[in-house]
RNA sequence: GGGCGCGUAGCUCAGUUGGUUGGAGCGCUGCCUCGACACGGCAGAGGUCACAAGUUCGAGUCUUGUCGCGCCCACCA
Numbered sequence: 001g002g003g004c005g006c007g008u009a010g011c012u013c014a015g016u017u018g019g020u021u022g023g024a025g026c027g028c029u030g031c032c033u034c035g036a037c038a039c040g041g042c043a044g045a046g047g048u049c050a051c052a053a054g055u056u057c058g059a060g061u062c063u064u065g066u067c068g069c070g071c072c073c074a075c076c077a
C1' cells in the first nucleotide's frame, strides 16, 4: 500500500426484510426480605447505535468518506 470483517448501555452481545417507543444477560442505584451479609423479590437510572455526509416519507439497518481494532496479502530493509 491492497483486500476482508467488526464498532449498539460500564462489560459481553442480539437486533440483517429499512417501518410501533432501541433490547437481553452481567454490573450499578433505591426499596423489600434478614439480627447483619449473601442469595432472592420489586422498581429505576444509564445509549447522539464510532464520527461525518448522502439516499429515502422514514436509517442501528442501504451507500460514501474518516477514525479505531482484528485477520490475510504485497512491498522495503
Stems, first nucleotide, its partner, number of pairs: 001073007010026004019057001028044005050066005